[in-house]
Context: one part of a larger RNA
RNA sequence: GAACGAACGCUGGCGGAGUGCUUAAGACAUGCAAGUCGUACGAGAACGUCACCUUCGGGUGAUUAGUAAAGUGGCGCACGGGUGAGUAACGCGUGGGUAAUCUGCCUUCGAGUUUGGGACAACCCCGGGAAACUGGAGCUAAUACCAAAUAAGACCACAAGGUCCUCGGGCCAUGUGGGAAAAGAUGGCCUCUUCUUGAAAGCUAUCGCUCGGAGAUGAGCCCGCGUCGCAUUAGCUUGUUGGUGAGGUAACGGCUCACCAAGGCGACGAUGCGUAGCUGGUCUGAGAGGAUGAUCAGCCACACUGGAACUGAGACACGGUCCAGACUCCUACGGGAGGCAGCAGUCGGGAAUAUUGGACAAUGGGCGCAAGCCUGAUCCAGCAACUCCGCGUGAGGGAUGAAGGCCCUCGGGUCGUAAACCUCUGUCAGAAGGGAAGAAAGGUCGCCAGGCGAAUAGGCUAGCAGCCUGUCGGUACCCUCAGAGGAAGCACCGGCUAACUCCGUGCCAGCAGCCGCGGUAAUACGGAGGGUGCAAGCGUUGUUC
Numbered sequence: 001g002a003a004c005g006a007a008c009g010c011u012g013g014c015g016g017a018g019u020g021c022u023u024a025a026g027a028c029a030u031g032c033a034a035g036u037c038g039u040a041c042g043a044g045a046a047c048g049u050c051a052c053c054u055u056c057g058g059g060u061g062a063u064u065a066g067u068a069a070a071g072u073g074g075c076g077c078a079c080g081g082g083u084g085a086g087u088a089a090c091g092c093g094u095g096g097g098u099a100a101u102c103u104g105c106c107u108u109c110g111a112g113u114u115u116g117g118g119a120c121a122a123c124c125c126c127g128g129g130a131a132a133c134u135g136g137a138g139c140u141a142a143u144a145c146c147a148a149a150u151a152a153g154a155c156c157a158c159a160a161g162g163u164c165c166u167c168g169g170g171c172c173a174u175g176u177g178g179g180a181a182a183a184g185a186u187g188g189c190c191u192c193u194u195c196u197u198g199a200a201a202g203c204u205a206u207c208g209c210u211c212g213g214a215g216a217u218g219a220g221c222c223c224g225c226g227u228c229g230c231a232u233u234a235g236c237u238u239g240u241u242g243g244u245g246a247g248g249u250a251a252c253g254g255c256u257c258a259c260c261a262a263g264g265c266g267a268c269g270a271u272g273c274g275u276a277g278c279u280g281g282u283c284u285g286a287g288a289g290g291a292u293g294a295u296c297a298g299c300c301a302c303a304c305u306g307g308a309a310c311u312g313a314g315a316c317a318c319g320g321u322c323c324a325g326a327c328u329c330c331u332a333c334g335g336g337a338g339g340c341a342g343c344a345g346u347c348g349g350g351a352a353u354a355u356u357g358g359a360c361a362a363u364g365g366g367c368g369c370a371a372g373c374c375u376g377a378u379c380c381a382g383c384a385a386c387u388c389c390g391c392g393u394g395a396g397g398g399a400u401g402a403a404g405g406c407c408c409u410c411g412g413g414u415c416g417u418a419a420a421c422c423u424c425u426g427u428c429a430g431a432a433g434g435g436a437a438g439a440a441a442g443g444u445c446g447c448c449a450g451g452c453g454a455a456u457a458g459g460c461u462a463g464c465a466g467c468c469u470g471u472c473g474g475u476a477c478c479c480u481c482a483g484a485g486g487a488a489g490c491a492c493c494g495g496c497u498a499a500c501u502c503c504g505u506g507c508c509a510g511c512a513g514c515c516g517c518g519g520u521a522a523u524a525c526g527g528a529g530g531g532u533g534c535a536a537g538c539g540u541u542g543u544u545c
Base pairs, nucleotide, nucleotide: 001545002544003543004542006541007540008539009538010537013391014390015389016388017387018386019384020383021349026347027346028345030344031343032342035075036074037073040072041071048063049062050061051060052059053058082302083301084300091227092226093225094224095223096222097221098220101219102218106215107214108213109212110211111210112209113208114148115147116146117145123138125136126135127134128133155178156177157176158175159174161172162171163170164169184207185206186205187204188203189202193200194199195198228274229273230272235265236264237263240262241261242260243259244258245257246256247255277299278298279297280296281292282291283290284289304325305324306323307322308321327338328337329336330335355381357380358379359378363377364375365374366373367372394424395423396422397421404415405414406413407412428486430481432480433479434478435477442468443467444466446464447463449461450460452458489534490533491532492531493530494515495514496513500529501528502527503526504525510517511516
């Protein structure tokens, strides 16, 4: 000199863009943060309104409505959000490999979607319990579950061929055998089929379901290289190192096990100890380098502490389950409930870090055919000079160089065109009024066209017209009004280092980054006047270069 997620002191007008628990991975009251689908399924209210009946207590039916609450089922809950404890490691970075692998939803292609069955919730009944919850009996549906049929392709086994090859095997085509699948829903129509002649088991459109190929995306695993300090840490290792076989996994592998061999690592630093999430980046520096890893982005790890598996395409799962532990809470003492390192917020710790706000309007995500619902992701608003950037605190004229302060050699000098005063301007803030965006893409309804279709039906796609959709917010921005009015401080002035005098003090009180000042004329202490430097900031402290 530069920088900061800063803090402290004094001071403080406005706007924009960012940033904001670095400490206790301490403990948490309260609310919210993951639901959705009635176009999978059974059942199905209440209030209200209307009608009828009434013994005036009420009852019945319709509507509300395929709606609410609840249940079965599907998908999601493995994303998004937080934190940095652990980890010196294939964790991360980079470059490769997988001929050793998986991949829901999505895209595309192929083949199918046949026939049956038995349950369990909800519900009803009887219990247990203070509660959390739970036992028994009975009824019932499905895209839930089970059985059977079928199998182009895929899978497995065997046979034999071609080709490539890292000599292990892979790839391609063929034959024989084996076992394995499914689910329907909604809208519309009567053209075909059927019958009971207006419907369906038929047709049709859309969405699904099953098996398989390819792709995309995501993930698992392996390898080369790189990745802090200490040698005042020198030896470490028994599933250890390798082999054979088996098990296990989506998959290779001591991953696990049995047997066999006795290996494997290490001064090119093993092992141990300490410290630490890694990176793109960030800061500094001419660079080389040094320091760092907040915000944003990629990867990893964790979710009260330790352990475990279940479900699933995916977890060993933050707001799932089980076990153990510590802690907190409820209890009828028998037993139960909980996990903010999600967003706010509280206590505590600390030098120190914000609102128990608004909205799903946009972007994105989940579910749904859709309308839509959910979304503390996100977008906004609030607080904080915490940082950066921009603007303002007025402009021109004005000498009797006013008053006053300070200094003085008593002549005067200086603050100083500074003020007063005159003439203007109107940024920002203010008051009231007026105008006023963009962020809206889309959705719905009607008409019309195209393709599917037997069809003028239906749904799909495009076009046109109407209507509806903005948290911020009547915000940005523009115009009008008034009036210099409301808006300057902080540090320093011995040298380094820009800026000097007076008074007070008298090695005292004090200053100080270094040198050093102060013991009676101190430009170095304290005050004043003046000056210098920055400026809504200025200094100090801390840390890094």
The prediction has a mean pLDDT of 82. Predicted 3D model of a 545-nucleotide part of an RNA (small-subunit ribosomal RNA, 5' domain) from an uncultured prokaryote. The full RNA is in RNAcentral, with records from ENA.